[in-house]
Context: one part of a larger RNA
């Protein structure tokens, strides 16, 4: 230079506390903002920033009694969530092998590798901080062990491959139609208004999951037999060929979603102590719960049509022998169930961008009025007033 430029979209106001000190903290009451978000959860990143009690040097674009800062402590509880003890894809890695002065590049067999496959838990309570994890009810998986019953031991139950198969198993667009999930009315409770009693009028609330059992809108689909061949050995399995019989049917497979249980159970507007120095709407007590519209992008489900670009693998499943051999099933009680992740932000002051940055950042829900609409406006649940 200069106490200049600036203080990085934005609404604050008043009143009571704390306190030495308060436009800036907390606390109330108005007032505004967002409301397909500036709310809600959750992947990646972050990595203690979470919660509590202190504190104010410094960070914080003022100020601070505050705070993602500082100190002291505390918090992340799993058989069912996610991952691993299961499979594989792309890629990576590679025993042998083939290539190369060296180093080291390919690459079969094997292995490793989710962003897929596969696999058992759901609702309420609770904490200052964690819950599908802890508690309370109610389930389900896979072993074990014990009565009880049934079956089996050369008349062979059972289990069963590193093998033979099935099946897992699949694009995309499009509409019809079932059904729910969500609102919305009405009705029904409570409560509040009404000087009292009523009328009226207005507020807030009108619900519950897995499991189990019985059904179920509809898809889908011929089957059964006898003989041949094949399937690296077997095979009743599985393909496939002949001939017989049955076929728009019966039968089987899949399937929302309803109905009862679960639920003499939890939830619920409301009402609501006692205790004290301090605070609790805690604890407790609890009413209605019916039925009519609309009506999804969710679910049946890539099921049906159509169409070209013709649209993963492998395990778990099922079957078949090969094989093994004394157990095995059902029921009912009891009993086991390992590692790792679980806090907290997560459209942001806490990630990525030197900042507490007007930039960016995958998925899920996402309510009413007017409206084709997730557009626009205005509002609910919720969240916020943006650090001069």
């Nucleotide at each position: 230079g200069a106490g200049u430029a600036g203080c990085g979209a934005a609404a604050g106001a008043c009143a009571g506390g704390u306190g030495a000190g308060a436009a800036u903290c907390c606390u109330g009451u108005c007032c505004a903002c967002c409301g397909u978000a500036a709310g809600a959860c959750u992947a990646a990143g972050g990595u203690u920033u979470c919660c509590a009690g202190g504190g104010g040097a410094a960070g914080g674009c003022u100020c601070g009694u505050c705070c993602g800062c500082c100190c002291u402590g505390g918090g992340u509880u799993a058989g069912u969530c996610g991952g691993g003890a299961c499979c594989u894809a792309a890629g990576c890695u590679g025993a042998g092998g083939c290539c190369g002065a060296a180093a080291g590049g390919c690459g079969u067999a094997g292995g490793c590798g989710a962003u897929g496959g596969c696999c058992a838990a759901c609702a309420g309570g609770u904490u200052g901080a964690u819950a599908u994890u802890c508690c309370u009810g109610u389930a389900c998986u896979a072993g074990g062990u014990a009565a009880u019953a049934u079956u089996g031991u050369u008349u062979g139950a059972g289990c069963a491959a590193u093998g033979g198969a099935g099946g897992g198993a699949c694009g995309c667009a499009g509409u019809a139609g079932g059904c729910u999930a969500a609102u919305c009315g009405a009705u029904c409770a409570u409560c509040c208004u009404g000087a009292u009693g009523g009328a009226u009028g207005g507020a807030u609330g009108u619900c519950c999951a897995a499991g189990c059992a019985u059904u179920a809108a509809g898809u889908u689909u011929u089957g059964a037999a006898a003989a041949g061949a094949g399937u690296c050995a077997a095979a009743u399995g599985c393909u496939u060929u002949u001939u017989u019989c049955u076929a728009u049917a019966a039968g089987a497979a899949c399937a929302a979603g309803a109905u009862g249980u679960u639920a003499u159970g939890g939830g619920g507007a409301g009402c609501g102590a006692a205790a004290u120095u301090a605070u609790a709407g805690u604890a407790g007590c609890g009413a209605a719960g019916u039925u009519g519209a609309u009506g999804a992008u969710g679910u049946c489900a890539c099921a049906c049509u159509g169409c070209c670009a013709a649209g993963a693998a492998a395990a778990u499943c099922u079957u078949c022998u090969a094989g093994u051999u004394a157990g095995a099933u059902a029921u009912u009680a009891c009993u086991u169930a390992c590692c790792c992740g679980u806090a907290c932000c997560g459209c942001a002051a806490a990630c990525c961008g030197a900042c507490a940055c007007a930039g960016g950042u995958a998925g899920u829900c996402g309510a009413g009025g007017c409206g084709a609409g997730u557009a626009g406006c205005c509002u609910c649940a919720g969240g916020u007033g943006a650090g001069c």